C1' cells in the first nucleotide's frame, strides 16, 4: 500500500416506537430509545414492493382500472466511496 476474511477491543450506523414539524398519499425531517447491520455511507440505472392530487376509460356515483409521476438504499441486482482491530 492493494486484496480476502472474521467481528476480540475501541468506536460508527439506527429497526420499531413515542414527541414534534411536514406531504394528498406512500412516506420524509429533527430530538430520545435499541431490533438489527461489515458499508443498515452515498447514488432510482435495472427489477420488486408501495402511494395517489389531477386526467381517461369502465360503471352499481362509489369502486376498478390504465398510463404517468412520486416513495422505498433498512427488498434485490448494479454503480461508487470509505475507517478501526486481527489474519
Nucleotide at each position: 500500500a492493494a486484496u480476502a476474511a472474521a467481528c476480540u477491543a475501541a468506536g460508527c450506523c439506527a429497526a420499531g416506537u413515542u414527541u414534534g414539524g411536514u406531504g394528498c398519499g406512500a412516506g420524509c425531517c429533527a430530538a430520545g430509545u435499541a431490533c438489527g447491520g461489515a458499508a443498515a455511507g452515498c447514488c432510482a440505472c435495472a427489477g420488486g414492493u408501495c402511494u395517489u392530487g389531477a386526467a381517461a376509460a369502465u360503471u352499481u356515483u362509489a369502486a376498478u382500472u390504465u398510463a404517468a409521476a412520486g416513495a422505498u438504499g433498512g427488498c434485490u441486482g448494479g454503480g461508487u466511496u470509505g475507517c478501526a482491530u486481527u489474519u